[in-house]
Molecule: FMN riboswitch aptamer (RFN element)
Organism: Tessaracoccus antarcticus
RNA sequence: UACGUGUUCCGGGGUCGGUGCAAGUCCGAACCGGCGGUGACAGCCCGCGACCCUCUGACGCUCGCAGGAGCGGACGAGGUUGAUUCGGUGGAACUCCGAGGCCGACAGUCAAAGUCUGGAUGGGAGGAACGCGCG
Numbered sequence: 001u002a003c004g005u006g007u008u009c010c011g012g013g014g015u016c017g018g019u020g021c022a023a024g025u026c027c028g029a030a031c032c033g034g035c036g037g038u039g040a041c042a043g044c045c046c047g048c049g050a051c052c053c054u055c056u057g058a059c060g061c062u063c064g065c066a067g068g069a070g071c072g073g074a075c076g077a078g079g080u081u082g083a084u085u086c087g088g089u090g091g092a093a094c095u096c097c098g099a100g101g102c103c104g105a106c107a108g109u110c111a112a113a114g115u116c117u118g119g120a121u122g123g124g125a126g127g128a129a130c131g132c133g134c135g
Base pairs, nucleotide, nucleotide: 001135003133004132005131006130007129008128009127010126015029016028017027018026030115031114032104033103034048035047036046037045043102044101052079053078054077055076059072060071061070062069063068084100085099086098087097088096106118107117108116
């Protein structure tokens, strides 16, 4: 240091004003950007995760004398899933610099949500450290 394995830890960010009975939701301005990859650094290039949908279904709970019925449901598989241009530098950049543009799930709300509340003290793509083994 590579590989295998075990344990532990880490693993999402974002407001001011105006109008109004009421808006962090409208208007004006602003702010934010998970993970891996990519000859050079990415919200908008490729892929992944989560949310959502479908299939499968280990199990669990309830009812029933029983045959069974109902509800929940891990792992796994599949589906769906938003958005970028120009100029410059350079060997190389839709990733840097300059300028402009665009996107952002679902439910809730005394007015419509990327920024509030909620599922979430959750889950997770992944990352790190340590131990053991081993080339």